This is a predicted structure of an 83-nucleotide RNA (c-di-GMP-I riboswitch aptamer) from a Gammaproteobacteria bacterium.
RNA sequence: UAACAGUGAUGGCAAACCUGUCGUAAGGCAGGGACGCAAAGCCUCCGGUCCCUUCAGGUUUGAGGGAAAGCGGGGUUGCCGAC
Numbered sequence: 001u002a003a004c005a006g007u008g009a010u011g012g013c014a015a016a017c018c019u020g021u022c023g024u025a026a027g028g029c030a031g032g033g034a035c036g037c038a039a040a041g042c043c044u045c046c047g048g049u050c051c052c053u054u055c056a057g058g059u060u061u062g063a064g065g066g067a068a069a070g071c072g073g074g075g076u077u078g079c080c081g082a083c
Base pairs, nucleotide, nucleotide: 012037013036017032018031019030020029021028022027035070041076042075043074045073046072047071049067050066051065052064053063054062
């Protein structure tokens, strides 16, 4: 230095919930708050999930748009330095 891994340390992020706000909704943003996270940093490409519209129409399904990175896969960029 690199790989692997997550021992320790420095720290980091922030679930549910509450308040305000945006949105038809899913959900997003800000503040409070911590369930947890070694990428819980970033990216909707793939599978799954959620919301809206429409066709068909008894449901299901199809098509279009949106959400989610803390569902999984994948891509990419990183901290420390035990084994």
Its mean pLDDT, the model's own confidence on a scale to 100, is 80.